[in-house]
């Protein structure tokens, strides 16, 4: 280094209003892949979205104190974010999706 196989997203429980909410109020919950002191929020990439469907573009969020040689990562505290389509307004139902993919594992030569 080629092949060629498998794997690869989690989450509404409860109370209230309503004719009707897993959707709206209250408390609750969840957290992709590589990097780095172990990361939903650093850097990077993938989804998604938009395009001339190729290639390009675009794409969300944390402070604060503690401990270290070293953390925005660990510990405490206190906070934010979450496509597109449906539907009573959706991160968590249902659909596109038995799809599609950073990536990780193995096998063979």
């Nucleotide at each position: 280094u080629a092949u060629u196989u498998u794997c690869a997203g989690g989450g509404c429980g409860g109370g209230g209003u309503g004719c009707a909410a897993u959707u709206c109020c209250c408390c609750a919950c969840c957290g992709g892949c590589a990097g780095u002191a172990a990361a939903g929020u650093c850097u990077g990439c993938g989804a998604g979205c938009c395009u001339u469907u190729u290639u390009g573009g675009u794409u969300g969020a944390u402070g604060c104190g503690g401990u270290g040689a070293a953390a925005u990562u660990c510990c405490g505290c206190a906070a934010c974010c979450g496509a597109c389509g449906g539907u009573a307004u959706a991160g968590u139902c249902c659909g596109g999706a038995u799809g599609a993919g950073a990536g990780a594992a193995a096998a063979u030569g």